[in-house]
RNA sequence: CGCUGAAUCCCCGCCGAGCGGGGAGCGGGGGAACCAGGCAGUUGGGGCGAAUCGUCCGCCGGCCCGACACCGGCAGUCGCGUAGCGCCGCUCUUUCGGCGCGAGCCCGUCAGCUAACCCCGUAAGCCGACGAGAGAGA
Numbered sequence: 001c002g003c004u005g006a007a008u009c010c011c012c013g014c015c016g017a018g019c020g021g022g023g024a025g026c027g028g029g030g031g032a033a034c035c036a037g038g039c040a041g042u043u044g045g046g047g048c049g050a051a052u053c054g055u056c057c058g059c060c061g062g063c064c065c066g067a068c069a070c071c072g073g074c075a076g077u078c079g080c081g082u083a084g085c086g087c088c089g090c091u092c093u094u095u096c097g098g099c100g101c102g103a104g105c106c107c108g109u110c111a112g113c114u115a116a117c118c119c120c121g122u123a124a125g126c127c128g129a130c131g132a133g134a135g136a137g138a
Base pairs, nucleotide, nucleotide: 002126003125004124008024009023010022011021012020013019014018025122026121027120028119029118030117035112044110045107046106047105048104053081054080055079058074059073060072061071062070084101085100086099087098088097090137091136092135093134094133095132096131
């Protein structure tokens, strides 16, 4: 200079750093009517986020005389895919191509939607010269 992300900008106080506070912007949650919601049981339920779901291999059980196959369950590393998400340098939309992600955390038995209203966050972590076309802008 740029990238992921809501996570930027301004003001005040203390001599100052730093800390504390306030505001704007951005982001998130709770919260009527109407609507939705059958009951019971079970493995409670819910939120932020793109981050969901499936499967190979191994083990156990069932079936079987036995094995494979099939069905069910468990576990863990490494894989393979996948809903979805990001980047390719003036911006936005879009097509093709290429490269990645597809995690983690929180609430605490409780929350559908939801006007008024109420509450919370404004972090953290990275990169090194980085394709082509169309449309509209700057």
Description: Predicted 3D model of a 138-nucleotide RNA (c-di-AMP riboswitch aptamer (ydaO/yuaA leader)) from a soil metagenome. The RNAcentral record of the sequence draws on MGnify. The coordinates come from a structure-prediction model, not an experiment, and the mean pLDDT is 76.